The RNA shown here (FMN riboswitch aptamer (RFN element)) has 158 nucleotides and comes from Microbacterium thalassium. It matches the Rfam family "FMN riboswitch aptamer (RFN element)". From the family's description: The RFN element is a highly conserved domain that is found frequently in the 5'-untranslated regions of prokaryotic mRNAs that encode for flavin mononucleotide (FMN) biosynthesis and transport proteins.
């Protein structure tokens, strides 16, 4: 060191301002899973969560449709394939860095909340009033979950 099985480990981030009300608005700050790349990665190849679908297995048969039943359809629940999935350059060093240094960007799943803003549609006609849709990486839930994976540990084999 290899397999097999178990165990444990496995995501970060906030302040002031305005205000009757905003951790959402304004200003500012702050965060960055999990392999793998010649040299260290939020942005390079991939990889998980979310969610969407087809397809295999099991469970349920309480409700609705078909059936005289079985059972089909359909809920749930696993597993597997697919889909969706976001965003860097510029110098500098070196053998080698889109990963270090320096500097200037830039992105952040789904539901929830919104005094902003943008749209859309309605009424009033002076700019206002209603209703809808959209606006949080950082709060709130799903989540005491799942999990890529761990040069974390134990047992067992040859």
């Nucleotide at each position: 060191a290899c397999g097999u099985g178990c165990u444990c480990c496995g995501g970060g981030g906030u302040c002031g301002g305005u205000g009757g009300g905003a951790a959402u608005c304004c200003g500012a700050a702050c965060c960055g899973g999990c392999g793998g790349u010649g040299a260290c990665a939020g942005u390079c190849c991939g990889c998980g969560a979310a969610c969407c679908g087809a397809g295999g297995c099991g469970a349920c048969g309480c409700a609705u449709c078909c059936g005289a039943a079985a059972g089909g359809g359909g809920u749930c629940g696993u597993c597997c394939c697919g889909g969706c999935c976001g965003a860097u350059c510029c110098g500098g060093u070196g053998g080698a860095a889109a990963u270090c240094c320096g500097g200037a960007a830039c992105c952040g799943a789904c539901g929830g909340u919104g005094a902003u803003g943008c749209g859309a549609c309605g009424g009033g006609u002076a700019u206002c009033c209603g209703u809808c849709g959209c606006u949080a990486g950082u709060c709130c839930g799903g989540a005491u979950g799942g999990g890529a994976g761990g040069c974390a540990g134990c047992a067992c084999g040859a």
Record summary
The coordinates come from a structure-prediction model, not an experiment, and the mean pLDDT is 80.